[in-house]
RNA sequence: GGUAGAGGCGCGAACCGCCAAGAGUACCUUGUCCAGUCGGGUUUCAGGACCCGGGCAGAGGAAAGGGGCGUUCGCCGAAGCGGAAACAUACCUGAUUUUUUGUUUGCCGCUGGGCUGACGGAGAAUAUCCGGCAGACUGUCACAGAAAUGUGGAGCGCUAUC
Numbered sequence: 001g002g003u004a005g006a007g008g009c010g011c012g013a014a015c016c017g018c019c020a021a022g023a024g025u026a027c028c029u030u031g032u033c034c035a036g037u038c039g040g041g042u043u044u045c046a047g048g049a050c051c052c053g054g055g056c057a058g059a060g061g062a063a064a065g066g067g068g069c070g071u072u073c074g075c076c077g078a079a080g081c082g083g084a085a086a087c088a089u090a091c092c093u094g095a096u097u098u099u100u101u102g103u104u105u106g107c108c109g110c111u112g113g114g115c116u117g118a119c120g121g122a123g124a125a126u127a128u129c130c131g132g133c134a135g136a137c138u139g140u141c142a143c144a145g146a147a148a149u150g151u152g153g154a155g156c157g158c159u160a161u162c
Stems, first nucleotide, its partner, number of pairs: 001162005008076001010075005016070004027060001029058006039052004044095005079111005084105005090099001112138002115135003119131004140153005
C1' cells in the first nucleotide's frame, strides 16, 4: 500500500406507512361592536408593481417547514458540525454581496461510539437537532500487573490476510 472485517441504544437516506405536535392556529362563514384612508407588508437601497381594516362570540377547520416509531435501502469517517469557495434563491428592474433559504466540494479544521446532565444556540415547542464541557458506560490499542484491575492515547486508529 491492496483486500476483507469489528464496535452497538452504531451512522445516513427515502420523501414509503403510522403517530404526536403545529392547532382548535391559518383560513372560511354567521352575528355583533369599534375604526375608517392614515398606516403597514413583500431581505437591504432606488424606482415601480402588488397585497392588507381591527376586537369579541358561534358553526366548520387545514397545511408546510421541524420530529418520533416502523419498514426498506446503503453503510462502519459510517457521519456530523464549524470555516472557506462556487452556484441558485427572494414580486419586477437596477445596484449591493450585507441578509434569508437551499445545493455542491479530490478545500481547511474538530469529533472513536452511543447515553445522561447542566449551560449556550437553532426551533412554535416541554418534539427534536447542534456545540464545547462534565459524568459513568462501551469497543480498541499502548503501558504496568500472575490475575482482578489501573493509567493513558485517538478512527491518520484497531483486527485478519497478501

Lysine riboswitch aptamer from a pig gut metagenome, 162 nucleotides, folded computationally. The coordinates come from a structure-prediction model, not an experiment, and the mean pLDDT is 76. The sequence is in RNAcentral, with records from MGnify. Of the family's consensus pairs, 98% are formed in the model.